[in-house]
Context: one part of a larger RNA
RNA sequence: CGUGUGUUGUUUGAGGGAACUCUUUCCUAGUACGAGAGGACCGGAAAGAACGAACCUCUGGUGUACGAGCUGUCCUGCCAAGGGCACUGCUCGGUAGCUACGUUCGGGUAGGAUAACCGCUGAAAGCAUCUAAGCGGGAAGCCAAGCCCAAGAUAAGACAACAUCUGCGGAUUCGUCCGCAGAAGAUUUCCUCGAAGAUGACGAGGUUGAUAGGCUGCAGGUGGAAGCGUGGUGACACGUUAAGCCAAGCAGUACUAAUGAAUCUAUUCAAC
Numbered sequence: 001c002g003u004g005u006g007u008u009g010u011u012u013g014a015g016g017g018a019a020c021u022c023u024u025u026c027c028u029a030g031u032a033c034g035a036g037a038g039g040a041c042c043g044g045a046a047a048g049a050a051c052g053a054a055c056c057u058c059u060g061g062u063g064u065a066c067g068a069g070c071u072g073u074c075c076u077g078c079c080a081a082g083g084g085c086a087c088u089g090c091u092c093g094g095u096a097g098c099u100a101c102g103u104u105c106g107g108g109u110a111g112g113a114u115a116a117c118c119g120c121u122g123a124a125a126g127c128a129u130c131u132a133a134g135c136g137g138g139a140a141g142c143c144a145a146g147c148c149c150a151a152g153a154u155a156a157g158a159c160a161a162c163a164u165c166u167g168c169g170g171a172u173u174c175g176u177c178c179g180c181a182g183a184a185g186a187u188u189u190c191c192u193c194g195a196a197g198a199u200g201a202c203g204a205g206g207u208u209g210a211u212a213g214g215c216u217g218c219a220g221g222u223g224g225a226a227g228c229g230u231g232g233u234g235a236c237a238c239g240u241u242a243a244g245c246c247a248a249g250c251a252g253u254a255c256u257a258a259u260g261a262a263u264c265u266a267u268u269c270a271a272c
Stems, first nucleotide, its partner, number of pairs: 001152001005163007015149003021049007033038001051106005059100004066093005071086006111143002117137004165182007185264003189261001190206005211257003214253005220246003227240005
């Protein structure tokens, strides 16, 4: 921009995509078959491999924004306590998120038309013949079914709801016409943000508000802070104390910031 009014929401599915894999074991059954050795079809069940999707409860990884320990050196006047630098200084753990080595699920059932092939009836050709007319069976494959996208499917679909009404000015052949302003609604602008994201986009919000930050509580991590007291010559230990500190998590709470402003969109032959 189109989809012959504009708008909001919900959809149908033409068409397209992905996927539809394989193995082993057990039962039937040591049965049929076979002298034996061996050893089934059909049917049923259970495990597994690789592949794929989703997810983070568990097991792990990461986690340079969390906690703790340790060394050297410089600094905060000194002790103590801390800060900087040393690969994140080194080390031990670790929330959220992201992840696989982790978890869950998937390739199922039942159809249609067929391939090779197997048939029925049956002539040409008194027989025979699955084929020439006609009618069946038959595959991991094909078409549907199940999953995902999907009306630019220009044949542009469907449903529901909302607006389709006035005012002012001008022209008029008095039928009407032109211009401006407002509708329903939207905002891509702006602002607060996000399990969304390179930027656009998408999604949640903008005081009629829990969108982000802060604060409070909880979960969770670290693992027993500092100060003081007691004991010890001392290194240190114990008590106060499951302490102190704490990121992205979960709730609650307007304290802070979502201010202020602006923009877009309709009537026109038909439909109403």